This is a predicted structure of a 533-nucleotide part of an RNA (small-subunit ribosomal RNA, 5' domain) from an uncultured prokaryote. Its Rfam family is "Bacterial small subunit ribosomal RNA". Rfam links the family to the GO terms ribosome and structural constituent of ribosome.
[in-house]
Context: one part of a larger RNA
RNA sequence: GAACGCUGGCGGCGUGCCUAACACAUGCAAGUCGAACGAGAAAGGGGCUUCGGCCCUGAGUAAAGUGGCGCACGGGUGAGUAACGCGUGGGUAAUCUGCCCUUUGAUGGGGGAUAACACUCCGAAAGGAAUGCUAAUACCGCAUAAGACCACGGCAUCGCGGAGUCGUGGGAAAAGAUGGGGAUCUUCGGACCUGUCACCUGAGGAUGAGCCCGCGUACCAUUAGGUAGUUGGUGGGGUAAUGGCCCACCAAGCCGACGAUGGGUAGCUGGUCUGAGAGGAUGAUCAGCCACACUGGGACUGAGACACGGCCCAGACUCCUACGGGAGGCAGCAGUGGGGAAUAUUGCGCAAUGGGGGAAACCCUGACGCAGCAACGCCGCGUGUGUGAAGAAGGCCUUCGGGUCGUAAAGCACUGUCGAGUGGAACGAGCCGGCAGAGAUUAAUACCCUUUGCCCCGACGGUACCACUUGAGGAAGCACCGGCUAACUCCGUGCCAGCAGCCGCGGUAAGACGGAGGGUGCAAGCGUUGUUC
Repeated sequence: GAACGCUGGCGGCGUGCCUAACACAUGCAAGUCGAACGAGAAAGGGGCUUCGGCCCUGAGUAAAGUGGCGCACGGGUGAGUAACGCGUGGGUAAUCUGCCCUUUGAUGGGGGAUAACACUCCGAAAGGAAUGCUAAUACCGCAUAAGACCACGGCAUCGCGGAGUCGUGGGAAAAGAUGGGGAUCUUCGGACCUGUCACCUGAGGAUGAGCCCGCGUACCAUUAGGUAGUUGGUGGGGUAAUGGCCCACCAAGCCGACGAUGGGUAGCUGGUCUGAGAGGAUGAUCAGCCACACUGGGACUGAGACACGGCCCAGACUCCUACGGGAGGCAGCAGUGGGGAAUAUUGCGCAAUGGGGGAAACCCUGACGCAGCAACGCCGCGUGUGUGAAGAAGGCCUUCGGGUCGUAAAGCACUGUCGAGUGGAACGAGCCGGCAGAGAUUAAUACCCUUUGCCCCGACGGUACCACUUGAGGAAGCACCGGCUAACUCCGUGCCAGCAGCCGCGGUAAGACGGAGGGUGCAAGCGUUGUUC
C1' cells in the first nucleotide's frame, strides 16, 4: 500500500501481491569491439555454358572462433539476521582499489603453440575424441631497471611502528593498432616523420571497498548459570590486511542480575502516521546500508564475487531420453496456475536521462521514458446561470381552515467549463553525423582540435495546447435523523419481525424495527470493516 456494499462525469499527479522466499508455459531483461587476430559463406541479381558447371556481384557482409573490456553495475526480494547487521562518531603506522585525472621513466630482441578450419571417429541427444594446418594486443624465455619489491647493514625524525631515509646484493616489465604525409630508403606490405588510441614501470590524487573500536539499537527471568579453540601467550600457516581466522605447544582462563546463555519475534536507517509537545506506532512507494537468489556446501576467474539470468558437488522438484544418459531454476519485465478479502498489460520506444562496449558511426539496455488497467489516494473542475406564483399538478401531513416539498418545476431569457465533432499544433532536441566557411596547429591547402551557418534525429502523439461547431443537452449519489450527535411526522408490525458503537428500543398510537413524506451531513463519492495515534 487497504478490502467489502451501494453509486459513479472529466482531468492532473502519485500508488498498486501486505497472503505461498509457493510452482512456473512463452517472449524479452548483457552485451560489445573488424581501428587486437586468423579464417570466411549462402539466398538473391548479372554474364557465359558442352547444361556438368564457371565467373562477377552480394561481401571481406552474415554466422562462428581466438583475444580485450563488461557481465561484481543496473533491476528484484526481505527468507535469514538481536549482529559491529544498522545508525552515529572515530581508527587503519594493519589494508586493497580495474576504468578516470596529474606526473616519472620505458616500450629492445626472440620462441613454441592453439581454436577457428580440414578430415576421421564415438553418441539418440547433450556433447566428446584423434590427426593435420594457422594468427594475434593470446602464451613463454632473453635483454634492460630510475624508482618499487625482498634480504642485510647504517642514520636521524615522529604519532614509537610493518612509518621515513642511505648503502650493498638479489630476482621481476611491456604490444601493438590506426589517420595523414613533403623529402630519403623499399621486397611496394612498409621503414621513417607526425597525430590519436592502446600497452609496461613507479609516485600522487580521486572514487569505491575491506577490517577494527566508543556509544545507541525491541520482548521473555514462567530462560541463571554459560564456555575446550573455550580465554590468553609463544611460534607458525593463511589473507590485500589485523586477529584462535586456522594449526602445534604452554598456561587456566573468559562471559554473567549493569541480564550471560537459551527461547520467541524482527532486515536497520533517513523517514512516515499521530500528537500542542513529550511521546506512541510504523519502516509500502523514494533514498542510504545489509542479506539472499530452488535448498545446502564449495571453490575458480577476476581490480572487485565465493557471483540472480557463471562453474562443481549433494538434495527436493519439473522436463527430454534410443534407458546408456542429459536439461532447468521469474525474490528481473510482462504473463500463468495456486493461496487470498485483495493488488495491473504476455503494450510502445531507446526520442530524453543514465549505464556497458567501441576511435567513431553505432549496437545493446523490461534501467529508464511513456502508454494501458484500477475512484486505490490526494488535488482541481463539472453536472448549469438569471428570471419565474401569496405559490400549478402531484405526493405527504392536517385541528380540514390549511401547511409543506417550493422559485423547486413548467415557462421566458442566457452561458458554453467538461463531453462530442472539425481544423491547426508543440516544449521536451542538446549532442553525434553530413555540407559550406573561419581560426589554431603543421613542412603541409593532410589529419586532429576550436568555432559559425544550414541539414538530419520524438516512443509519448496528431497527445498537451489553441480556434471553431454543437446544444441544457450526456453527467448525483450514499449514509443517517431516541441520547451521545446535526436532523420528525404518518402508516405497518405487536418482546414477533427486527435494530444496536455504548446506553438500550420492540409485549396495540414505536421520533430507536420496516416503508413513505420531510429533514440533516458529506459529495463523485458515501457508508461498513480492519489497523495505528